This is a predicted structure of an 87-nucleotide RNA (transfer RNA) from a Synergistaceae bacterium. The organism belongs to Synergistaceae, within Bacteria. It was read from a public genome assembly. Its Rfam family is "tRNA". Rfam links the family to the GO term triplet codon-amino acid adaptor activity. Its mean pLDDT, the model's own confidence on a scale to 100, is 80.
[in-house]
RNA sequence: GGAAGGUUGGCCGAGUGGUCGAAGGCGAUUGACUCGAAAUCAAUUGAGCGAUUUAUCGCUCCGUGGGUUCAAAUCCCACAUCUUCCG
Numbered sequence: 001g002g003a004a005g006g007u008u009g010g011c012c013g014a015g016u017g018g019u020c021g022a023a024g025g026c027g028a029u030u031g032a033c034u035c036g037a038a039a040u041c042a043a044u045u046g047a048g049c050g051a052u053u054u055a056u057c058g059c060u061c062c063g064u065g066g067g068u069u070c071a072a073a074u075c076c077c078a079c080a081u082c083u084u085c086c087g
Base pairs, nucleotide, nucleotide: 001086002085003084004083005082006081007080010026011025012024018070027045028044029043030042031041032040046061047060048059049058050057051056052055063079064078065077066076067075
């Protein structure tokens, strides 16, 4: 220098146009069980911003920035970064 593949919540990781803020697992919180813990079981659980009635509502977010589309994590382009291969 060239080519291929990857980038998704605190972590791993599925999803390849439509009821997807996004499965599942780990982790965390609460409860059950226990003398108490562990293990097990059940429920809940992404982040940011704003508003207010403090518990709800609204908006934004799938590496970054654009584009296509009625509709994009998903398709296209550029860039960043990681891995592998070729020279």